Model confidence (mean pLDDT): 80 of 100. Glycine riboswitch aptamer, 84 nucleotides, folded computationally.

């Protein structure tokens, strides 16, 4: 119930780090180097009675993503829709 929690899309707002070098190329890219970023998404970990499973995150890790612009983007706000 004039709709808790939960899920979707839509608007709006959204940081962090080399527009490094080299090589191809018109560019965007594309491979290779050294140097970084945490807030897509994995991974990890505390305390809550003793043992034992289980055990969050915006912490921490840097697989993966990311380092001019755009595209992405945790999170926030508004309204819509599923559910109930």
């Nucleotide at each position: 119930a004039a709709g808790a929690a939960g899920g979707g899309a839509u608007c709006g707002a959204g940081a962090g780090a080399g527009a490094u070098u080299c090589g191809c190329g018109a560019a965007a890219g594309c491979g290779a180097a050294c140097g970084c970023c945490g807030a897509a998404g994995g991974a990890g970990c505390a305390a809550a009675a003793a043992g034992g499973c289980a055990g969050a995150a915006a912490c921490u890790c840097u697989c993966a993503g990311g380092c001019a612009a755009a595209a992405g983007g945790a999170u926030c706000g508004a309204a819509c829709c599923c559910u109930g």